RNA sequence: GGGAUCGUGGCCCAACGGGGAGGGCGCCGGUGUCGCAAGCCGGAGACUGCGGGUUCGAGUCCCGCCGGUUCCA
Repeated sequence: GGGAUCGUGGCCCAACGGGGAGGGCGCCGGUGUCGCAAGCCGGAGACUGCGGGUUCGAGUCCCGCCGGUUCCA
C1' cells in the first nucleotide's frame, strides 16, 4: 500500500434481504431477612465509530474517513 471482516447502553450480544433499538450481566429502588444474599417486581441508561448521500423512512443500502482483527505484498 491492497483485500476481507467488525465497530449498537458500563460489559457481552441480538435486530428476519429499510418501517421505531431488544436480551443477559452490571447499576438503582422495592419486596424478602434479625441482617445479608438468592429469588421475585419495578426503574434508569445507547438516537447504533465520525461525516455526507439515497429514501416518506436507515443499525440495516451507497461514498469518504477513523479504529480493531485478519490475509496478501
Molecule: transfer RNA
Organism: Polyangiaceae bacterium LLY-WYZ-15_(1-7)